[in-house]
RNA sequence: ACGGAUGUAGCUUAAUGGUAGAGCAUCGGUCUCCAAAACCGAAGGUUGUAAGUUCAAAUCUUAUCAUCCGUG
Numbered sequence: 001a002c003g004g005a006u007g008u009a010g011c012u013u014a015a016u017g018g019u020a021g022a023g024c025a026u027c028g029g030u031c032u033c034c035a036a037a038a039c040c041g042a043a044g045g046u047u048g049u050a051a052g053u054u055c056a057a058a059u060c061u062u063a064u065c066a067u068c069c070g071u072g
Stems, first nucleotide, its partner, number of pairs: 001071007010024004018055001026042005048064005
């Protein structure tokens, strides 16, 4: 330099173009003499960034950034 893969909540991840979910963690509660465990609930996302297509984009297209892999 060129080609490819990945990017979604603090972490790990799901999601046929049609309300972005789950587990762990965090916070609150129930239980307990106290704690842990268990159970119930809550909060937390401008879906890497910027454009485009569309009535509608995490999803399709383009560019770009970061990480990884490969070719030379």
Overview: A computed fold for a 72-nucleotide RNA from Candidatus Shikimatogenerans bostrichidophilus, annotated as transfer RNA. The coordinates come from a structure-prediction model, not an experiment, and the mean pLDDT is 84.